[in-house]
RNA sequence: GCGGGUGUAGCUUAGCGGUUUAAAGCGUCGCUCUGUGGCAGCGAAGAUCGUGGGUUCAAAUCCCAUCACCCGCC
Numbered sequence: 001g002c003g004g005g006u007g008u009a010g011c012u013u014a015g016c017g018g019u020u021u022a023a024a025g026c027g028u029c030g031c032u033c034u035g036u037g038g039c040a041g042c043g044a045a046g047a048u049c050g051u052g053g054g055u056u057c058a059a060a061u062c063c064c065a066u067c068a069c070c071c072g073c074c
Stems, first nucleotide, its partner, number of pairs: 001073007010026004018057001028044005050066005
């Protein structure tokens, strides 16, 4: 330099154009429980989907560029 892959809550993932609200597990916080802690139960906060454009009535999802990381080729 060329080609391909992956970027979504703190972490690991789901979602593959449309049910106003982006879902789950772990973690965090609060309450109950307990002598304390843990377990368990209930509840809450937390992601404008790497970034910037485009297409569309509608984009995390399709297209383009770009950034980071990974793989292959030279």
Record summary
This is a predicted structure of a 74-nucleotide RNA (transfer RNA) from a bacterium. Its mean pLDDT, the model's own confidence on a scale to 100, is 80. It matches the Rfam family "tRNA". Rfam's curators write: Transfer RNA (tRNA) molecules are approximately 80 nucleotides in length. It is annotated as a transfer RNA.